[in-house]
RNA sequence: GCGUGCCUAACACAUGCAAGUCGAGCGAUGAAACUAGACGGAUUUCUUCGGAAUGAAAGAUAGUGGAUUAGCGGCGGAUGGGUGAGUAACGCGUGAGUAACCUGCCUCAUACAAUGGGAUAGCCACUGGAAACGGUGAAUAAUACCAUAUAAUAUGCUACCUUCGCAUGAAGGAAACAUCAAAGAAUUUCGGUAUGAGAUGGACUCGCGUCUGAUUAGUUAGUUGGUGAGGUAAUGGCUCACCAAGACGAUGAUCAGUAACCGGCUUGAGAGAGUGAACGGUCACACUGGAACUGAGAACGGUCCAGACUCCUACGGGAGGCAGCAGUGGGGGAUUUUGCACAAUGGAGGAAACUCUGAUGCAGCGACGUCGCGUGAACGAUGAAGGCCUUCGGGUUGUAAAGUUCUGUCCUAGAGGAAGAUAAUGACAGUACUCUAGGAGGAAGCCCCGGCUAAAUACGUGCCAGCAGCCGCGGUAAUACGUAUGGGGCGAGCGUUGUCCGGAAUGAUUGGGCGUAAAGGGUACGUAGGCGGUUAAUUAAGUCGAGUGUGAAAGGUUGGGGCUCAACCCCAUAAAGCAUUCGAAACUAGUUGACUUGAGAUAUGGAGAGGAAAGUGGAAUUCCUAGUGUAGCGGUGACAUGCGUAGAUAUUAGGAGGAAUACCAGUAGCGAAGGCGACUUUCUGGACAUAUACUGACGCUGAGGUACGAAAGCGUGGGGAGCAAACAGGAUUAGAUACCCUGGUAGUCCACGCCGUAAACGAUGAAUGCUAGGUGUCGGGGGUCAAACCUCGGUGCCGCCGCUAACGCAUUAAGCAUUCCGCCUGGGGAGUACGCACGCAAGUGUGAAACUCAAAGGAAUUGACGGGGACCCGCACAAGCAGCGGAGCAUGUGGUUUAAUUCGAAGCAACGCGAAGAACCUUACCUGGACUUGACAUACUAGUGACAGAUAUAGAGAUAUAUCCUCUCUUCGGAGCACUAAUACAGGUGGUGCAUGGUUGUCGUCAGCUCGUGUCGUGAGAUGUUGGGUUAAGUCCCGCAACGAGCGCAACCCCUUUGGCUAGUUACUAACAUUAAGUUGAGGACUCUAGUCAGACUGCCGAGAAUAACUCGGAGGAAGGUGGGGACGACGUCAAAUCAUCAUGCCCCUUAUGUCCAGGGCUACACACGUGCUACAAUGGUCGGUAACAAAGGGUUGCAACAUAGCAAUAUGAAGCGAAUCUCAUAAAGCCGAUCUCAGUUCGGAUUGUUCUCUGCAACUCGAGAACAUGAAGCAGGAGUUGCUAGUAAUCGCGAAUCAGAAUGUCGCGGUGAAUGCGUUCCCGGGUCUUGUACACACCGCCCGUCACACCAUGGAAGUUAGCAAUACCCGAAGCCAGUGGCCUAACCAUUUGGAAGGAGCUGUCGAAGGUAGGGUUAAUGACUGGGGUGAAGUCGUAACAAGGUA
Repeated sequence: GCGUGCCUAACACAUGCAAGUCGAGCGAUGAAACUAGACGGAUUUCUUCGGAAUGAAAGAUAGUGGAUUAGCGGCGGAUGGGUGAGUAACGCGUGAGUAACCUGCCUCAUACAAUGGGAUAGCCACUGGAAACGGUGAAUAAUACCAUAUAAUAUGCUACCUUCGCAUGAAGGAAACAUCAAAGAAUUUCGGUAUGAGAUGGACUCGCGUCUGAUUAGUUAGUUGGUGAGGUAAUGGCUCACCAAGACGAUGAUCAGUAACCGGCUUGAGAGAGUGAACGGUCACACUGGAACUGAGAACGGUCCAGACUCCUACGGGAGGCAGCAGUGGGGGAUUUUGCACAAUGGAGGAAACUCUGAUGCAGCGACGUCGCGUGAACGAUGAAGGCCUUCGGGUUGUAAAGUUCUGUCCUAGAGGAAGAUAAUGACAGUACUCUAGGAGGAAGCCCCGGCUAAAUACGUGCCAGCAGCCGCGGUAAUACGUAUGGGGCGAGCGUUGUCCGGAAUGAUUGGGCGUAAAGGGUACGUAGGCGGUUAAUUAAGUCGAGUGUGAAAGGUUGGGGCUCAACCCCAUAAAGCAUUCGAAACUAGUUGACUUGAGAUAUGGAGAGGAAAGUGGAAUUCCUAGUGUAGCGGUGACAUGCGUAGAUAUUAGGAGGAAUACCAGUAGCGAAGGCGACUUUCUGGACAUAUACUGACGCUGAGGUACGAAAGCGUGGGGAGCAAACAGGAUUAGAUACCCUGGUAGUCCACGCCGUAAACGAUGAAUGCUAGGUGUCGGGGGUCAAACCUCGGUGCCGCCGCUAACGCAUUAAGCAUUCCGCCUGGGGAGUACGCACGCAAGUGUGAAACUCAAAGGAAUUGACGGGGACCCGCACAAGCAGCGGAGCAUGUGGUUUAAUUCGAAGCAACGCGAAGAACCUUACCUGGACUUGACAUACUAGUGACAGAUAUAGAGAUAUAUCCUCUCUUCGGAGCACUAAUACAGGUGGUGCAUGGUUGUCGUCAGCUCGUGUCGUGAGAUGUUGGGUUAAGUCCCGCAACGAGCGCAACCCCUUUGGCUAGUUACUAACAUUAAGUUGAGGACUCUAGUCAGACUGCCGAGAAUAACUCGGAGGAAGGUGGGGACGACGUCAAAUCAUCAUGCCCCUUAUGUCCAGGGCUACACACGUGCUACAAUGGUCGGUAACAAAGGGUUGCAACAUAGCAAUAUGAAGCGAAUCUCAUAAAGCCGAUCUCAGUUCGGAUUGUUCUCUGCAACUCGAGAACAUGAAGCAGGAGUUGCUAGUAAUCGCGAAUCAGAAUGUCGCGGUGAAUGCGUUCCCGGGUCUUGUACACACCGCCCGUCACACCAUGGAAGUUAGCAAUACCCGAAGCCAGUGGCCUAACCAUUUGGAAGGAGCUGUCGAAGGUAGGGUUAAUGACUGGGGUGAAGUCGUAACAAGGUA
């Protein structure tokens, strides 16, 4: 700039305005102005001041004049403006029709306007009332009203002729009869009357279209039609009388709900879906309901009545209707000024001037929408300051700012100044626009930054506060909360919310589906309907082409044009649909004719648990009778209940009764499905094959409908052997209303009648056609000697193409097509509630909503798991040996205690673990006493020259004080060192192992874990890595859509077992010499030492196996099939362990959670557990003898020979040795003797007492050892449980680390030295393959139901309340219509009473509101009650998922 602005209360409204106009219709009124003017006397002039002349203004009166306008009269108040309550309707849209109609003003045409009359308002007088508003009397006018005349091409009636129409009829011609008109005003014309035509506007009728609900299925009495009449402008049950019984409806009547309709608008590729603001067309309404009047036409700002409400009142009565424009209150989340103007456009009246116009034109308010523009531009870095971050180097904000140079859109001031107006007239408005001057000045916000989705960091917070469109974020390092900085987006806007369309192919016409995801009706027959074989002709409904009419304007499209651009505005152009005309005839359709292949029919034939009825068998169970016979039977995992000495079970014989029909029997047969199984007979349905000279599309499907329809159940009557819900008992169990057992009633069977559902399944509707095969089988036919082979119909398996999300289907389709029916549209609530129908009942059919969740579900994949399967391995079991669990003690843990009993470790994989060693120290804990730049590090500033050490005193000590002692170098500037003071900082065994590194445990030394390329799969993924063998091994071989590779396995390393070579000291000694002695000489042979080689590889032989890998056996060999042992630990799992080894992020403490010191504690002790030691004894204890025989280690703050002392621990002295030299250091079990003699002992040694030793500042709490004395429990260990397969277990001693001292622990060493292994069924763990899965935090998983509590919505319910639409009756306003008397009355006729006509009154029909009544329906509410949903970690069980432990 252009648009737009009560979506809610059609709620109520103060105030003002929104419809008037015409005096050129009428009477009446008679303003201004002018003229005359009695009277009046201002002013001026003259003056002899006495006066004279002049004669203004106002005003009476008269005339001219004609302003004003209450009333009568005319036209207009039916347009314009508002709103959307009602209405599901010919209301609207679209297209037709009226031969069934009307139309003021306007236009055209023709003709006319003659003669009369009586009133009435205003006004006047009187008068009622508060008011509104009247009443009576008298007088008066008209373009008001009335009568008469005239008039036809008008109207009516009656017949006739011509033409036309589907018809009623229409048009034209001609004739008779009857009827109807008028008004003037003004000076130019306008107006009046009649008739016709036009135009405009309206009325009625019809075709088609126009929301939802069937849990609304029947509706209708003026209803449907006819005849006649009335009424209307006009058709018509529009109304009335009579007659008939019709009319509408599954193509959805009626009822209920909702709604003004359309052009258009929004969205969409379109088809559609949604919507009906502004602008435009139609309709409806005007406080609510009813009614007529006037008029050409009917009522927003007219009338009457009723009702509600508001106002006035003198209480008697009155007035009112903003859904016109403003405005007010109210409602609401929400919507403007009580503005200006008739200048323009348009409207009413008028001859006109003109008046009126809240229509309209403008202005105001609102970022409500849309369009355009600005808030500055250029330059400007050693990259200012500030902010933020930081790895402290820097980065970023950022050319951004500052600064310099410019520009002027808007702005301010001044000047000019439109168009809109065709002569005058401009509200807008001094507006748009133009010029001049001024100056960057006055003009930027909102949202977002985890992904979707463009854009991240810091701090705060700590599942809090909060965010969130979906997923989700937040529990101490939040890119998700809040703030800051930075960034991203849009920009006078931005974000949120609501609504609609889209995306959504998520209701699918275009354009979906139904085996398993939601979805095929249980099956058939069949009605309506839908669809339908070949051929010829014809028609032209569908279809196609062309034309015409319509499709209002605006909008939209396209092309132009005007406002500076754009929005906006203007001009031109194009079109779906509907109607109609002409044409075409392929297809669909209609009609007629023909055909045989679909369908049916006829004949013959075989197959069949097809159906119904009647009859007849045999086996078996049970029962009864009788015989034999005796103590049990039966049943179970094991028992028991039960039966049996009154004789069971068993067995033999006879009998009764009911039900079911072994074998045959078969992914065989039949049937529409359900279903059908001994045999015979009768009746009966269907399919199939072959043949045919018949009919001639008769077909397919099938909403409603009808019939059939397992089992269970129900009714009546039978029957009842077995089986068996319920029930009883016995078991099992924590319980066991179950699984198991013993019994047992309905029922199961028959007849008749109901029920009508099933996982009624092929989870696959019916029909037709087409589309590779292979192989079985049933029934036919052809063919053949018999076969092969060919063919039709059924029934299976496998398998291409194709389809499928995959699984899978695949001529028996889930393929390719066609037709028809049924059904689906997220899970739960729920197949529930309510309603209706059916049923004897049980129940069935139909079938929601509120609420709630973000999933529920399918198929497949990888894992994990299984009280699934297969295979394999392991001291896993088994076979053995020795133990543990019982005792005492040691040690660790829990618990308890305590001032503290520091902390950690917690199934295996914590518990003789961290700790390879707590009296102080350690030490982290407690109590008390002290210190505060600190016990320890670095830096800096200032000062001092020492600090340390020794001694003494106080103190528990730390510490304090005193005394002694007291710096170094120097170029004299200072430097080093130390101390004091101050600052940065130190320090923390404080927290977090769920923030981490590193290290470690465990599965497990189990054989696995992966990758590249290729291939397969839509994909997750698979293949390889599976399979057949084999191995300790994913070890190797073979095969294979795989081929290779990596980490693991193995090997390479160390020790050990054999030998060779080399080398011999501290080791060794055969020979030689020597000694007490390898002591010494000597030797290099042996042992040994320690360096280097060799050796073992299934290499050789045989057998087996697949000619393989490999296995078994053998030879040789020191060793044989990885020789034995060790180190070595794949991808990963356990948020496994450790912040207390160490390191480390963050947090916390800072005169303390840091540091120092003394003492105490970690050592406690009703108890429980783990790991050990010693034992319980004779395979033993004790004593004596035997220098019996080792290995591996340690040693100078040490090991210590030897000697002496002591009973001994040990002490004293002391050689040697930094060690193949010396030493610890005698190894023990063993062997040879003696004794003990089965006993709580000569076993066992705990506990306790006394005396000692050693270490150490110090053995009280709290060490080890010795001697003597004491001499506890314990006589072989319950349930359960551990280790071990060979130099192993068991047993025996020795050493070392730590360490002042303190091992029954730990780590090593050697000595002696077994037993057993059938084997893999079972327990545990592991590996591979496979299977199931509702698990994936992965079975310590998942998950169901009751109960208890809280909340939410909902059903039922004695009822209660309110609404809505009808019905019946009562009352009956206004009003139209009808009737009516003895009432009243100007025009006309008669004149005389009167007549005609009219009016009031009264009566009647209809009739709104109101009242009464019984029902219908909807909503709300209701004690109580039913189930449902959702909730934190509640209770009880464990129903389902694995074979879920009873599929």

Record summary: Model confidence (mean pLDDT): 83 of 100. Small-subunit ribosomal RNA from an uncultured bacterium, 1447 nucleotides, folded computationally. Its Rfam family is "Bacterial small subunit ribosomal RNA".